Transfer RNA from Candidatus Wolfebacteria bacterium RIFCSPLOWO2_01_FULL_47_17b, 72 nucleotides, folded computationally.
It matches the Rfam family "tRNA". It is annotated as a transfer RNA.

[in-house]
RNA sequence: GGGCGCAUAGUUCAGUGGUAGAACGCUAAACUGAUAAUUUAGAGGUCCCAGGUUCAAUCCCUGGUGCGCCCA
Numbered sequence: 001g002g003g004c005g006c007a008u009a010g011u012u013c014a015g016u017g018g019u020a021g022a023a024c025g026c027u028a029a030a031c032u033g034a035u036a037a038u039u040u041a042g043a044g045g046u047c048c049c050a051g052g053u054u055c056a057a058u059c060c061c062u063g064g065u066g067c068g069c070c071c072a
Base pairs, nucleotide, nucleotide: 001071002070003069004068005067006066007065010024011023012022013021018055026042027041028040029039030038048064049063050062051061052060
């Protein structure tokens, strides 16, 4: 320098056009002599950034940033 892939909750990941979910973690309550476990409820995300397409974009297109892999 060229090619490919990834970026979504605190963490690991789903979601592939119709205003975002799970598990673990966190908070509260129940239970217990007290913890843990268990049960119930809850909080938590301008979906990496900027444009474009569309009635509508996490999703499609372009550019950028960061990370990884391959080639040179």

Lineage of the source: Bacteria > Bacteria candidate phyla > Candidatus Wolfeibacteriota.